[in-house]
Context: one part of a larger RNA
Molecule: large-subunit ribosomal RNA, domain I
Organism: Methyloceanibacter sp.
C1' cells in the first nucleotide's frame, strides 16, 4: 500500500408520521374610519427577554347569561395568591383604550417640538385643520350690488383582496423586416360606487309573417363580413336556456328613509345508547371466547388496529339583553308638467366584428341648425311605397361577477428540496442608499421517568460505572442508505 470480511465515525438519503399548506362544495358577511380606521411606537406581569393579551381602570375593569372545579395565556419554573359567598373559562353588552397615522391648533426628520381660547374643586375638561352644502351677520373698489370676510349647522376627507362604471392609455410581440394593422382597449394611472355594479322597459328588431324591457349562459359560428383581402379580427337575425317587473312627471303616484310590527330565525351551552374475560406483550383497542347499541358504525383521542373507554356523532332541548330577518301599518323627505341650441348637417376625431369603404347607426371638438303628431325617427348609401317605432326626462328587483373575511363540510391533492416565501415566533434573520430582493430551520420517549449517586478530568468539555425505560447504538435524541474517513482479522505485494 491493494483486496475481502467486519466492526465503528461522518452524513444525511429513505421510511413512516403531520401541527402547515392547495383546490374545492355550501351557507354567511361583503365593508372600516372624525363617537379617530387600517396599521404602528412606547407601555403594561412578583420576578418578565420574545410572542400572545391589554392600554396609566394597561395578560386587565363592570353588567348579563352559560358553567361548575379547579385556576393565576405560551416558550418555562419558582414565589405569592385566587376559587362552590361559584374563580379560571365561554357568550352577548359596557367602561377605559397613551402616543403616532386621514390625524384635523401650529410645527415636525411618524411615534416628538411648541400654542392660544373657554371652564376649573387648580388634579385637570373641553374647543381651535382644510374643502363642500345651508343658515345668519357684515361688507370694498362703486350709489345700489356683488366678489371677499365672520360665524353657526350638517357633511366629507383615509383604509381595505377581487369583482363594477367611467376618464386617460402604451410598449415589447404578431406580421417570420416593418410603416396601416396586431398585441389591446390589454399592463398601467386617475376618479366613482356597490354588495354586487352597469344595463333596463323600444325613436328596438323583423320582414310584409311577426316578436316584444335589461342582464347572464349555450348555439347560430369561426358563419356573413372586415382585412398592406397579410397577419389576424369577428358579429347579427333566429333557437334553445337561466331570471321574470314594471312604474313615473303634480298624483287613490313612484322611489328612499325612519317608526312600529303578528311571527320567524340565531349564542355559549345542556341531554345524549351500549363490553367484559383470556392470551402474549412495557402498554390491548389486537388474538381467543362470549355480548351489546345503532335516527349513533362521521372523525379525533387514549402506551398497537376501540361503534359500547375519553370528547364526540344522530337525535332532542336552550335563550336573558341587545341586534337580525319580516307580512302589513303610520310618517318624513326626495323626484317629476312629455323633453330645441335637440334631432339633422359640414369639417375633424372616436365607437360600432365592419381599417373611408358604396357605410347606414351611435357618441361630438368647431361651425351650423330644423319639424311639432296633418309632425319624427328606423328598416345598411340614397328615392318611392309599405311596415315599424316616438329621441332630445327619471327610477327599478331578480338571473350575472368576485372573496381581504367567517362557519362547516369534502379532495385518485401536497407530506417537510413537496405543500403557500413561510408546518418551526417568516416577510424574519440576511442582503441593498433606496424601490426592493429574500432564505435556513419539523420528529427523544406511551410518561421526562431528561441519568440521583460514585469514578477519570481543570469543582472543565467528554467521557465510563449505576440507575431509568420495552429500547439509551431512543441521553438532545425517530427510523439512519450512500459517497467519505478509520480500527479489527484474513489474503496478496
Nucleotide at each position: 500500500g491493494g483486496c475481502a470480511u467486519c466492526u465503528g465515525g461522518u452524513g444525511a438519503a429513505u421510511g413512516c408520521c403531520u401541527u402547515g399548506g392547495c383546490g374545492g362544495u355550501a351557507a354567511g358577511a361583503g365593508g372600516c374610519g372624525a363617537u379617530g380606521a387600517a396599521g404602528g411606537a412606547c407601555g403594561u406581569g412578583g420576578u418578565a427577554c420574545g410572542c400572545u393579551g391589554c392600554g396609566a381602570u394597561a395578560a386587565g375593569c363592570c353588567a348579563u347569561g352559560g358553567g361548575g372545579a379547579g385556576c393565576u395565556g405560551c416558550g418555562a419554573a419558582c414565589g405569592a395568591g385566587c376559587u362552590u359567598u361559584g374563580a379560571u373559562c365561554c357568550a352577548u353588552g359596557g367602561a377605559u383604550u397613551u402616543c403616532c397615522g386621514a390625524a384635523u391648533g401650529g410645527g415636525g426628520c411618524a411615534a416628538c417640538c411648541c400654542a392660544c381660547c373657554g371652564u376649573u374643586u387648580c388634579g385637570a375638561c373641553g374647543g381651535u385643520a382644510u374643502c363642500g352644502c345651508u343658515g345668519u351677520c357684515u361688507g370694498a373698489a362703486u350709489u345700489c350690488a356683488u366678489a371677499g370676510g365672520a360665524c353657526a349647522g350638517c357633511g366629507a376627507g383615509g383604509c381595505g383582496a377581487a369583482c363594477c362604471c367611467g376618464g386617460g392609455g402604451a410598449a415589447c410581440u404578431g406580421a417570420a423586416a416593418c410603416a396601416u394593422c396586431u398585441c389591446a382597449g390589454u399592463a398601467c394611472c386617475c376618479g366613482g360606487a356597490g354588495g354586487a355594479a352597469a344595463g333596463g322597459a323600444c325613436a328596438u328588431c323583423a320582414a310584409c309573417c311577426g316578436a316584444g324591457a335589461c342582464u347572464c349562459c349555450g348555439c347560430u359560428a369561426g358563419u356573413a363580413g372586415u382585412g398592406g383581402c397579410g397577419a389576424g379580427c369577428g358579429a347579427a337575425c333566429g333557437c334553445g336556456g337561466a331570471c321574470u317587473a314594471g312604474g313615473c312627471c303634480a298624483g287613490u303616484g313612484c322611489u328612499u328613509u325612519g317608526g312600529c310590527g303578528a311571527g320567524g330565525a340565531c349564542a355559549a351551552c345542556u341531554g345524549g345508547a351500549a363490553c367484559c374475560a383470556u392470551c402474549a406483550g412495557g402498554a390491548a383497542a389486537g388474538u381467543u371466547g362470549g355480548g351489546c347499541c345503532u335516527c349513533a358504525g362521521a372523525g379525533g383521542g387514549u402506551g398497537a388496529c376501540a361503534g359500547c373507554c375519553c370528547c364526540g356523532u344522530a337525535c332532542a332541548g336552550g335563550u336573558a339583553a341587545u341586534g337580525c330577518c319580516a307580512a302589513g301599518c303610520c310618517a318624513a323627505a326626495g323626484c317629476c308638467a312629455c323633453g330645441a341650441g335637440u334631432a339633422g348637417g359640414a369639417c375633424g376625431g372616436g365607437a360600432c366584428a365592419c381599417g373611408a369603404g358604396a357605410a347606414a347607426u351611435c357618441c361630438u371638438g368647431u361651425c351650423u341648425g330644423a319639424a311639432c303628431a296633418u309632425g319624427g325617427g328606423g328598416g345598411g348609401a340614397c328615392c318611392a311605397c309599405c311596415c315599424u317605432c316616438c329621441a332630445a326626462g327619471c327610477c327599478u328587483a331578480a338571473g350575472u361577477a368576485c372573496u381581504c373575511c367567517u362557519u362547516a363540510c369534502c379532495g385518485a391533492c401536497c407530506g417537510a428540496u413537496a405543500g403557500c416565501g413561510a408546518a418551526c415566533c417568516a416577510g424574519u434573520a440576511c442582503c441593498g442608499u433606496g424601490a426592493g430582493g429574500g432564505a435556513a430551520a419539523g420528529g427523544u420517549g406511551a410518561a421526562a421517568a431528561g441519568c440521583a449517586c460514585c469514578c477519570c478530568g481543570a469543582c472543565g468539555a467528554g467521557g465510563g460505572g449505576a440507575g431509568u425505560g420495552a429500547a439509551a447504538u431512543a441521553g438532545a435524541c425517530c427510523u439512519g442508505a450512500a459517497a467519505c474517513c478509520g480500527a479489527a482479522u484474513g489474503c496478496c505485494u